Predicted 3D model of a 76-nucleotide RNA (Glycine riboswitch aptamer) from a Clostridiaceae bacterium. The prediction has a mean pLDDT of 81.

RNA sequence: AUGAUGAUUAAAGGAGAGAGGCUGUAAAGCACACCGAAGGAGUAAAUCUCUCAGGUAAAAAGACUUUAAUCGGACG
Numbered sequence: 001a002u003g004a005u006g007a008u009u010a011a012a013g014g015a016g017a018g019a020g021g022c023u024g025u026a027a028a029g030c031a032c033a034c035c036g037a038a039g040g041a042g043u044a045a046a047u048c049u050c051u052c053a054g055g056u057a058a059a060a061a062g063a064c065u066u067u068a069a070u071c072g073g074a075c076g
Base pairs, nucleotide, nucleotide: 006071007070008069009068010067011066012065013064018032021030022029023028033056034055035054039052040050041049042048
């Protein structure tokens, strides 16, 4: 001094499924019906499967992708 894989932070994008019923001032709770892209479990592994948790107007969350910065230091 080039600065890969990777990790962290910030920003942007980001699907699916009852704005249903009953109770309640509300938050929320209960039962039924559904979703699958936080997480979890199964599998050699998985964006596959399950649906424990989570979710089913908005908000929040959200796998994953992109950009920037930092750490790091493969390769040259």
Rfam family: Glycine riboswitch aptamer. Rfam links the family to the GO term glycine biosynthetic process.